Context: one part of a larger RNA
RNA sequence: GGUCCAUGAGUGGAUGCCUAGGAGCUGCCAGGCGAAGAAGGACGCGGAUAGCUGCGAAAAGCCCGGGGGAGCCGCCAACAGGCCUCGAUCCCGGGGUGUCCGAAUGGGGUAACCCGAUUGCCUGGAAUGGCAGUCGACCGUACGUGAAUCAAUAGCGUGCGGCCGGAAGACGCUGGGAAGUGAACCAUCUAAGUACCAGCAGGAGAAGAAAUCAAACGAGAUUCCCUGAGUAGCGGCGAGCGAAAGGGGAGGAGCCCAAACCGCAGGGGGCGACCCCGGCGGGGUUGUAGGGCGCACGGCGAGGCUGUAGAAGGCCUUAGGACAGCGGAACGGUCUGGGACGGCCGGCGAGACAGGGUGAAGGCCCCGUACGCGAAGUCCGAGGGACAGCCGAGUGCGUACCUGAGUACGGCGGGACACGAGGAAUCCUGCCGGAAGCAGGGGGGACCACCCUCCAAGGCUGAAUACUCGGCAGCUACCGAUAGCGCAUAGUACCGUGAGGGAAAGGUGAAAAGCACCCCGGGAGGGGAGUGAAAGAGAACCUGAAACCCUGUGUUU
Numbered sequence: 001g002g003u004c005c006a007u008g009a010g011u012g013g014a015u016g017c018c019u020a021g022g023a024g025c026u027g028c029c030a031g032g033c034g035a036a037g038a039a040g041g042a043c044g045c046g047g048a049u050a051g052c053u054g055c056g057a058a059a060a061g062c063c064c065g066g067g068g069g070a071g072c073c074g075c076c077a078a079c080a081g082g083c084c085u086c087g088a089u090c091c092c093g094g095g096g097u098g099u100c101c102g103a104a105u106g107g108g109g110u111a112a113c114c115c116g117a118u119u120g121c122c123u124g125g126a127a128u129g130g131c132a133g134u135c136g137a138c139c140g141u142a143c144g145u146g147a148a149u150c151a152a153u154a155g156c157g158u159g160c161g162g163c164c165g166g167a168a169g170a171c172g173c174u175g176g177g178a179a180g181u182g183a184a185c186c187a188u189c190u191a192a193g194u195a196c197c198a199g200c201a202g203g204a205g206a207a208g209a210a211a212u213c214a215a216a217c218g219a220g221a222u223u224c225c226c227u228g229a230g231u232a233g234c235g236g237c238g239a240g241c242g243a244a245a246g247g248g249g250a251g252g253a254g255c256c257c258a259a260a261c262c263g264c265a266g267g268g269g270g271c272g273a274c275c276c277c278g279g280c281g282g283g284g285u286u287g288u289a290g291g292g293c294g295c296a297c298g299g300c301g302a303g304g305c306u307g308u309a310g311a312a313g314g315c316c317u318u319a320g321g322a323c324a325g326c327g328g329a330a331c332g333g334u335c336u337g338g339g340a341c342g343g344c345c346g347g348c349g350a351g352a353c354a355g356g357g358u359g360a361a362g363g364c365c366c367c368g369u370a371c372g373c374g375a376a377g378u379c380c381g382a383g384g385g386a387c388a389g390c391c392g393a394g395u396g397c398g399u400a401c402c403u404g405a406g407u408a409c410g411g412c413g414g415g416a417c418a419c420g421a422g423g424a425a426u427c428c429u430g431c432c433g434g435a436a437g438c439a440g441g442g443g444g445g446a447c448c449a450c451c452c453u454c455c456a457a458g459g460c461u462g463a464a465u466a467c468u469c470g471g472c473a474g475c476u477a478c479c480g481a482u483a484g485c486g487c488a489u490a491g492u493a494c495c496g497u498g499a500g501g502g503a504a505a506g507g508u509g510a511a512a513a514g515c516a517c518c519c520c521g522g523g524a525g526g527g528g529a530g531u532g533a534a535a536g537a538g539a540a541c542c543u544g545a546a547a548c549c550c551u552g553u554g555u556u557u
Stems, first nucleotide, its partner, number of pairs: 001556003005552002008549001010548001016542001017507002021479002023476007030468002033165001040101003043056003047079001051075002062095006071083003106115003116135007136164001138162008171202001172200005182189001186236001212219002223250005233241002254460003257404001261282004266277004287438001289403003292399006304391001315385003320380004325373003331346005347364002349353001355367003409433008419445001440455005494501002514541001517528004
């Protein structure tokens, strides 16, 4: 020196137990906010104050209303000084204040800074300084003003209204739109209209009231789920992509314009009858076509229905709900013990034996729980009221006036449809062409006929559906500190010029009772004493494994 074993108030922090945090999910609520200045920040505010929290120069707070009832001056101890039954602290609601930056909006700017104009006020004040208000762009609307240029217009200005930004890394629609990858290569194809970028919106969004399907029978807007079905199909017929009708469910709701025609005022043209233009009101809304207009017949305002989504909403109000809270049953003895929630004995409650806490394991000790109750104020609010609005007469005959045009459709080029140009219908449209118009037109998967079916080229529409930043209540064959969110809190420390990256770190004890005093030591630390159930729980603090380290016996070199 190695090695084996043992030892240690060593080191170390595994393991066990614990949970303050996290994960997933359910129900209900909410889905906001912002020029009346948001989200997010900077800087301040305390007797003393570094951080967090709260707040804003009125600054851990001011006022009012409600709750509550004994202590209070946040996390956070102590000191100093105060407040409170004349009801504080605290909780809820409403209001006030709310520096500076930030859409940031008077101008500028390297965010939290600099410099102005103007009106009023303060100071003795037209010095200087201070305080309060106003001064952004764009859009709409009304009005004023007004060039070159006569009229006019552009422009300029003013009042009023709107908008800007943000968010939850979610959900929706729209405009753009990859590549890796797969095809065992790769180019069509796939991945995928995905990721990503942009715009816009709502609590949802989108879609939606048949120019739809169907099949010779019929259905009757849209959306979502199950099925049809990995079917029919598409496909370098490769990889792969992949319907629809129909059936069963969830939900259920339908409407308004344009036009013909009538009326009113205005503008333009014409000598004039009248014509044209746009505006407003009435009328009207359809596919077994419907409507207008004319005529005929018939009816008539008492009433009834419906609705406020369509079809303008606002106002008043009720039940109920949200935002503080309140009531809420029933236990003692004894033993062990540091401690009773344990054992034993005897009781009691239960619409409450969910759960948590308490010195061990508690229905009856505490908080709660079942059950019951509650609001001055703000908000939501089925329903109701009033106002406004709708229905409340049609039928027959005639007439041929209307029924969405650069549209439908065709060609070329693309795209979408499960469908890759295919026999390719259907939908969209960049270019070219371009109808009919009700005796009309579209569709039924090339195309034609017959037949069936529907009515495009205007618009609105609740519910069933999607999501979860957040609030409340709750749940879990979810984690338990190398786990669970990155964070038991931290987007901190730290790294990076920056975009950005991004940790580690929990546990004394029931209670600080956190070791007065003595001894060794400069101290650290330790020995007594004391506290405590335990100090072998002493803060480097529960348990305290192993590696490692010291020491010792044996053995070996």